[in-house]
RNA sequence: GCUCUUAUAGCUCAGUUGGUAGAGCACAGCAUUGGUAGUGCUGAGGUCAACGGUUCGAUUCCGUUUGAGAGCU
Numbered sequence: 001g002c003u004c005u006u007a008u009a010g011c012u013c014a015g016u017u018g019g020u021a022g023a024g025c026a027c028a029g030c031a032u033u034g035g036u037a038g039u040g041c042u043g044a045g046g047u048c049a050a051c052g053g054u055u056c057g058a059u060u061c062c063g064u065u066u067g068a069g070a071g072c073u
Stems, first nucleotide, its partner, number of pairs: 001072007010025004019056001027043006049065005
């Protein structure tokens, strides 16, 4: 220098032939206990990396940029 993959909750990851986003762990509250732990229930938490384009509508499709990972020379 070129090519490919990837970026979603605090962490690890789903998701969607384009129609407004979920799980596990973690966190908070409640119940249970003499008190913890554990268990159960409830809840909070996300401008889906950034900017543009297409579209009635974009986390999803296209382009560029940025970060991360791999390969080739």
This is a predicted structure of a 73-nucleotide RNA (transfer RNA) from Treponema sp. It matches the Rfam family "tRNA". Rfam classes the family as a transfer RNA. The sequence is in RNAcentral, with records from ENA.